[in-house]
RNA sequence: CAUUGAAAAAGGCAAACUAAGGGUAACCUUGGGGCGCAAAGCUACCUGUCCGUGCAUCGCGGAUAGAGGGGCUGCCAAU
Numbered sequence: 001c002a003u004u005g006a007a008a009a010a011g012g013c014a015a016a017c018u019a020a021g022g023g024u025a026a027c028c029u030u031g032g033g034g035c036g037c038a039a040a041g042c043u044a045c046c047u048g049u050c051c052g053u054g055c056a057u058c059g060c061g062g063a064u065a066g067a068g069g070g071g072c073u074g075c076c077a078a079u
Base pairs, nucleotide, nucleotide: 002079003078004077005076012037013036017032018031019030020029021028022027035066041072042071043070045069046068047067048064049063050062051061052060053059054058
């Protein structure tokens, strides 16, 4: 540096649900919780999905990175 994640170690993240708060909404933040995750770290660039809105096979604005792809970065181990 490349490939891989069988075994091991150190750790990490945190679905549903729930309490409080924010948002018209999708959804978000913090605490509890733990289904899962080797990028479930970051990024709305492409596609999808969802919400709002308009003159509605579309446009505009927003959400989702735990839907797929792309880009950037990264722990441990094996080969």

Model confidence (mean pLDDT): 89 of 100. c-di-GMP-I riboswitch aptamer, 79 nucleotides, folded computationally. The sequence was found by an Rfam model in a public genome assembly.